[in-house]
RNA sequence: AGAGUUUGAUCCUGGCUCAGGAUGAACGCUAGCGGCAGGCCUAAUACAUGCAAGUCGAGGGGCAGCAUCAUCGCUUGCGAUGGAUGGCGACCGGCGCACGGGUGCGUAACGCGUAUGCAACCUACCCUUUACUGGAGGAUAGCCCGGAGAAAUUCGGAUUAAUACUCCAUGGAACCAUAAAGUAGCAUUGCUUAAUGGUUAAAGAUUUAUUGGUAAAGGAUGGGCAUGCGUCUGAUUAGUUAGUUGGCGAGGUAACGGCUCACCAAGACGAUGAUCAGUAGGGGUUCUGAGAGGAUGAUCCCCCACACUGGCACUGAGAUACGGGCCAGACUCCUACGGGAGGCAGCAGUAGGGAAUAUUGGUCAAUGGGCGAGAGCCUGAACCAGCCAUGCCGCGUGCAGGAAGACGGCCUUCUGGGUUGUAAACUGCUUUUAUCAGGGAACAAAGAGUCCAUGCGUGGAAAGUUGCGUGUACCUGAAGAAUAAGCACCGGCUAACUCCGUGCCAGCAGCCGCGGUAAUACGGAGGGUGCAAGCGUUGUCCGGAUUUAUUGGGUUUAAAGGGUGCGUAGGCGGACAAUUAAGUCAGUGGUGAAAUACUCCGGCUCAACCGGAGAGGUGCCAUUGAUACUGGUUGUCUAGAGUACAGACGAGGUAGGCGGAAUUUAUGGUGUAGCGGUGAAAUGCAUAGAUACCAUAAAGAACACCGAUAGCGAAGGCAGCUUACUAGACUGUAACUGACGCUGAGGCACGAAAGCGUGGGUAGCGAACAGGAUUAGAUACCCUGGUAGUCCACGCCGUAAACGAUGAUCACUCGAUGUAUGCGAUACACUGUAUGCGUCCAAGCGAAAGCGUUAAGUGAUCCACCUGGGGAGUACGCUCGCAAGAGUGAAACUCAAAGGAAUUGACGGGGGUCCGCACAAGCGGUGGAGCAUGUGGUUUAAUUCGAUGAUACGCGAGGAACCUUACCUGGGCUAGAAUGCGAGGGAAUGAUUCAGAGAUGGAUCAGUCUUCGGACCCGAAGCAAGGUGCUGCAUGGCUGUCGUCAGCUCGUGCCGUGAGGUGUUGGGUUAAGUCCCGCAACGAGCGCAACCCCUACUGUUAGUUGCCAGCAUGUAAUGAUGGGGACUCUAACAGGACUGCCUACGCAAGUAGAGAGGAAGGUGGGGAUGACGUCAAGUCAUCAUGGCCCUUACGCCCAGGGCUACACACGUGCUACAAUGGAGAGUACAGAGGGUAGCUACCUGGUAACAGGAUGCCAAUCUCAAAAAGCUCUUCUCAGUUCGGAUUGAGGUCUGCAACUCGACCUCAUGAAGUUGGAAUCGCUAGUAAUCGCAUAUCAGCAAUGAUGCGGUGAAUACGUUCCCGGACCUUGUACACACCGCCCGUCAAGCUAGGAAAGCCGGAGAUGCCUGAAGUCACGGGCCCAACCCGCAAGGGAGGGUAGUGCCGAGGGUAGUGCUGGCGAUUCGAGCUAAGUCGUAACAAGGUA
Repeated sequence: AGAGUUUGAUCCUGGCUCAGGAUGAACGCUAGCGGCAGGCCUAAUACAUGCAAGUCGAGGGGCAGCAUCAUCGCUUGCGAUGGAUGGCGACCGGCGCACGGGUGCGUAACGCGUAUGCAACCUACCCUUUACUGGAGGAUAGCCCGGAGAAAUUCGGAUUAAUACUCCAUGGAACCAUAAAGUAGCAUUGCUUAAUGGUUAAAGAUUUAUUGGUAAAGGAUGGGCAUGCGUCUGAUUAGUUAGUUGGCGAGGUAACGGCUCACCAAGACGAUGAUCAGUAGGGGUUCUGAGAGGAUGAUCCCCCACACUGGCACUGAGAUACGGGCCAGACUCCUACGGGAGGCAGCAGUAGGGAAUAUUGGUCAAUGGGCGAGAGCCUGAACCAGCCAUGCCGCGUGCAGGAAGACGGCCUUCUGGGUUGUAAACUGCUUUUAUCAGGGAACAAAGAGUCCAUGCGUGGAAAGUUGCGUGUACCUGAAGAAUAAGCACCGGCUAACUCCGUGCCAGCAGCCGCGGUAAUACGGAGGGUGCAAGCGUUGUCCGGAUUUAUUGGGUUUAAAGGGUGCGUAGGCGGACAAUUAAGUCAGUGGUGAAAUACUCCGGCUCAACCGGAGAGGUGCCAUUGAUACUGGUUGUCUAGAGUACAGACGAGGUAGGCGGAAUUUAUGGUGUAGCGGUGAAAUGCAUAGAUACCAUAAAGAACACCGAUAGCGAAGGCAGCUUACUAGACUGUAACUGACGCUGAGGCACGAAAGCGUGGGUAGCGAACAGGAUUAGAUACCCUGGUAGUCCACGCCGUAAACGAUGAUCACUCGAUGUAUGCGAUACACUGUAUGCGUCCAAGCGAAAGCGUUAAGUGAUCCACCUGGGGAGUACGCUCGCAAGAGUGAAACUCAAAGGAAUUGACGGGGGUCCGCACAAGCGGUGGAGCAUGUGGUUUAAUUCGAUGAUACGCGAGGAACCUUACCUGGGCUAGAAUGCGAGGGAAUGAUUCAGAGAUGGAUCAGUCUUCGGACCCGAAGCAAGGUGCUGCAUGGCUGUCGUCAGCUCGUGCCGUGAGGUGUUGGGUUAAGUCCCGCAACGAGCGCAACCCCUACUGUUAGUUGCCAGCAUGUAAUGAUGGGGACUCUAACAGGACUGCCUACGCAAGUAGAGAGGAAGGUGGGGAUGACGUCAAGUCAUCAUGGCCCUUACGCCCAGGGCUACACACGUGCUACAAUGGAGAGUACAGAGGGUAGCUACCUGGUAACAGGAUGCCAAUCUCAAAAAGCUCUUCUCAGUUCGGAUUGAGGUCUGCAACUCGACCUCAUGAAGUUGGAAUCGCUAGUAAUCGCAUAUCAGCAAUGAUGCGGUGAAUACGUUCCCGGACCUUGUACACACCGCCCGUCAAGCUAGGAAAGCCGGAGAUGCCUGAAGUCACGGGCCCAACCCGCAAGGGAGGGUAGUGCCGAGGGUAGUGCUGGCGAUUCGAGCUAAGUCGUAACAAGGUA
């Protein structure tokens, strides 16, 4: 410090996610030791049991229990007596119990933090100082006696003490009152001084050292109160408040104060957020972060609050009191039912809750606290120990050598290798830790007592006492590698890879995403990576996130500028001078607790941890100073702003008047059959006279031409002409004012269309509605009608893509050009300047598109708005509105994207250009019939498998009777049917026979090689089998198609942030990215073309088997023969065609020409040749091959059957339907092929297929072989025929082991459908179509009408590119990229989820009114009671006190209505999500109606 994820790719915006750190954690797996820390985050839920606050006998009366002692009794170890001693239960009294410890309920507050103040206060114990400590008295607990009660407890009587209580005396710098002087302060007032009067104190104990008590002052400590500033969220909480705000007086308090009360006034708080609601203890700190910040408030420290819930006071220096009290409530327990008891949020512990948090431990040894003179006692504070890997830190689980690189495991290209891996074994060494044995600390120093010094505080010395932890830490020794490694991960992010299993299953997953038979992503294994006594997961916080942006973001199109203006508060604000010193800056002082954090040093062997020192602490307060800037005040100025005067401008606004054209209607006339409307029609109108034309009249609405990216207005908006009223910017002058300015939350006003209300008006147009069409439907688009409305007046509404999708104002930053209105200057050129409206561009900006003085540039001020998509501008609440609705405006839930700009493609019922038997023009077919063949389907034991739009279907198959054959049935074999190696044996081999369907099994006979090397046959064991089984979506190879279409790319350069572009586009031209020209491109490659083959012409060479002109021989005849190379031909080479020549056009390339020449002319014709790629196209059944599967079978052999089935459907063909024909007879002309298991001349037989003979030929020699259509003659005469030949019967021929299923051919007989074929559809542009025959491969034969070739005869037509199909290039739009067979919307149906509404039901918190009202303070207190003082001899009375009672307040309870908030809720509403539901097709292309 970044990374992943939107796309085919790119840049941007933007969210989601990850890597880091942290944790009082929890869970899973695992676990050796130690140190230091931490440990109920939930139920402030309920608590059994024990302990957590006592102490003082040196305050007191006393003495129950214990011990000692004494005495007595005696059973000799017991009992009794004695407060006598140590001591001490209970009691009076003092001090403490307000500390320490716990918890975080409440609290949004002067609660906390920080800084101040108290001239408005208190403070026990402690310290200092001063003074005093005299006298008297009456009670009461206890004890004793008696009573009530179950108990708790309580009542009565008698008696008694005090450092308990009361009274008197004394008294001051205390308090009160009176009045004075000085001084200080902002003030109320404070301080100092002296005076007079009044009021209030005390306690003793004692060992005679002391200690305690009272009053006062001061200090210290601790507290109380007040104030400035800071301190969470919500405005869908906007008004709140009646002791409320202030005053006077009184009361109360330690003290100020509405703290309380009486009276008076009407204030106080609030948009700088009152009130209300929700949440929450605050801080030091802690975590994170570069910081600013954000989050946090466990442990430790400070403050606050609370102690079952609520209220209340008492005592006290201090409490409204955790382990005190009273009352009320809830709960629990005891009870004799009459009454009582209790409060773990102290330490342990229990139950419950929960994912989750420990022992009913030890000691007061240390530290601290209480009491005490002290010893000491108490102390669950504290110190220790126990449990827990909860965290941090440290240590260990060994070290060195050791290669046959062992065994085993895993992988493998496989017997080879790699890896685990120096790892192990083995050898040597060490011993931390654990174990055992021995030794063994520190924490302890005091106090008390003794001695010495000292006037007193106090100081010193010696001796000795006290240890829970603990025989712990630590040290030494012994033996022995001995006692000690796991967890997570390994697709990318992110370090780390292979095998097996699984097969969209099981599962994984933080995000993207893996898994559908070769998964580095699931599970296991091997290996590896990371961390390590831990490792992972989950939760939470910060970070990354500049993703709330102060540092540090944005708003044309990504989310985001308010519809526009005026203007309040607020914010900001021109020049000069003076003053002030609030902001600002600097110095100084105080504070900012400690701990933490940082730096340095030190102590535990290190570290964690702990100790010491230092720095810092951005803050607050006070004080002193500075004065540039900002602010305040004062004065001045004119550049901002405004006014005045003059000029000119415009659809600016409001009201009125006027005008013509058109439309419709009415009336009259002319006139006759249609008009109207559409893609085409129909509805509609019209013989009752329409439409059309003419005339007249009426009505309403809108204003052609001018008219224009022209004008005006703040925006909405504004258009005939004219009048009145009215607003405005602009220009010029520089006369006046003198900062009067800018922006503008709330607020106010204006605000298109539609809509609403009232009243008018209504020609045209025209939602709704009706009808006609279209359509599968058509609640639409089109047509005919037509109501609201559109128009006017008045009043509402307040919204728009109210858009420049661009807030207002000011300043600055190159230019070019057009235009509107002014000014200047004028000759009408030319040019300057201001304000508007436009276009293009520099710099700059921007993600890009683009913007660019009219900024989206550079700066300033103010306002508004945004923070992922959906849910949703929805719900609820509130405000406005007559309503419609508008404004404000969420959440649950859900997704990992949604989006902007640009790029390349693809696509378009977008555009342009061009091509193709693509259409058109023609010729012939298919689709109808019969048959053949292939396919589907069906059937079957099996009908083997594959191919399936174009690009499957006479295709693989160029030939299924057996074989083939892969299928079925049955019978058999198991190292197997084939091949190799192979010990050994045998010549090879041939023949016969039995069983059987055969495979196979059994039996018999013959044979005995050799050149001695061997050939051939059989062949044990073993090693290698075999599979037409699966996957063409694991593959190679081969092939089809786009397409023989003209395209597809690269290097360098240049442009662009980039994907990419350029080149390859443009202008021409071509069959062609063919060529030319131009050009930020210049070149190149694969394709095109050419090179190759055949064919068309000629020449040369060569003549056998071919040929025969001339010469010769011969025949009935034939190149038959001699001979010849002339010709044909054969087969090798060469030539020839290149727009080369001419004319026209053109820059050129090139095009045109019935041009010339030429056998051939513009690629002469044909073939071979198929770019980058597309279709996961086809083929695992040609072959090859990875993986998987079968192995007495999915392999192999055999027989028979099947692949030939047959209601039907389709494709491809053949033959026909006839006279351009059929039949018969005669007769002519090819090319290219085949042939020895062959083709066969010729002869004979047979009607024939063919058979029997016979000869030639391994072929330019012989043969298949007859070519056929054609031509000549005859016949048939338009018919189901002398057309057509299916089907069937009979008889034969041939092949073959074998023609039943299931062959072909021949002869005779039979003689079906069919009379030219619906919708639709195919081929072909010249030697082509059409038509005619011939040959070959396969092959024993053949289902061949197929396929592949060959030649014969031999046409018609093409105006042209509008349309259909396919393709190419350029351009345009796009929401497509699996690319239009795309994408995608809404209703309905199903499931799930959360939410809204809802009759109502059930709660919660709070406020208010009324009633009631405990305890208790305060007030009163006439009834009752009473020891201290007074009077009195006494009785008694008084003062005073108490109590009952009364009153105010008052927790709680009751009741009433209202508001707030939550849960449930039949039903209901929309929303979201969910591979393959229904209906349509709204959007994206002109998306088919933009």

About this RNA
A computed fold for a 1490-nucleotide RNA from a metagenome, annotated as small-subunit ribosomal RNA. The coordinates come from a structure-prediction model, not an experiment, and the mean pLDDT is 83.